This is a predicted structure of a 93-nucleotide RNA (c-di-GMP-I riboswitch aptamer) from an Elusimicrobiota bacterium.

RNA sequence: UAGCGAAAAAAGCAAACCCCGACAUGAAUCGGGGGGCGCAAAGUCGAAGCCCGUCAAAAUGUGAAAGCUUUUGUCGGGGGCUGGACUGCCGAA
Numbered sequence: 001u002a003g004c005g006a007a008a009a010a011a012g013c014a015a016a017c018c019c020c021g022a023c024a025u026g027a028a029u030c031g032g033g034g035g036g037c038g039c040a041a042a043g044u045c046g047a048a049g050c051c052c053g054u055c056a057a058a059a060u061g062u063g064a065a066a067g068c069u070u071u072u073g074u075c076g077g078g079g080g081c082u083g084g085a086c087u088g089c090c091g092a093a
Base pairs, nucleotide, nucleotide: 004091005090012039013038017034018033019032020031021030022029037080043086044085045084048082049081050078051077052076053075055073056072057071058070059069061068062067
């Protein structure tokens, strides 16, 4: 140094939930404060896949209908979903 992830130290992030706000067709969601489930990258990226949502179309079953289910397309979102790329603290086996 690389791989790897034990201990300790110095740091870091922040799930559910609550409050406020943004987006406005509206949701997924995002931001701030509290909170502390957890995380060796729970740092960054997103044109590999996956998941979520709006709208539209088609099909199937059910139903009086609305609706629900599946598929496709468009637009949007997630990275604390897997994998990948880049960067990063410490240093046992």
The model forms 80% of the base pairs in the Rfam consensus. RNAcentral holds the sequence, with entries from Ribocentre.